[in-house]
The RNA shown here (transfer RNA) has 74 nucleotides and comes from a Planctomycetota bacterium. The source organism's lineage runs through Bacteria, Pseudomonadati and Planctomycetota. Its Rfam family is "tRNA". Rfam classes the family as a transfer RNA.
RNA sequence: GGGCGGUUAGCUCAGCUGGCUAGAGCGCCUGCUCGACACGCAGGAGGUCAUCAGUUCAAGUCUGAUACUGCCCA
Numbered sequence: 001g002g003g004c005g006g007u008u009a010g011c012u013c014a015g016c017u018g019g020c021u022a023g024a025g026c027g028c029c030u031g032c033u034c035g036a037c038a039c040g041c042a043g044g045a046g047g048u049c050a051u052c053a054g055u056u057c058a059a060g061u062c063u064g065a066u067a068c069u070g071c072c073c074a
Base pairs, nucleotide, nucleotide: 001073002072003071004070005069006068007067010026011025012024013023019057028044029043030042031041032040050066051065052064053063054062
């Protein structure tokens, strides 16, 4: 340099054929339970969906560029 894949919550990951007011597990916070801790139960906070543009009534999802990252080729 070229090809392919990935980027969504603090971490690991879902998200189908654009219709979504974006989800799960773990973690975190509060309360309950307990003599106390853990476990358990109930509730809660937490997201510029990598960035910038484009298409569309509507984009996490489609298109382009860029950035970072993994694998392969040279």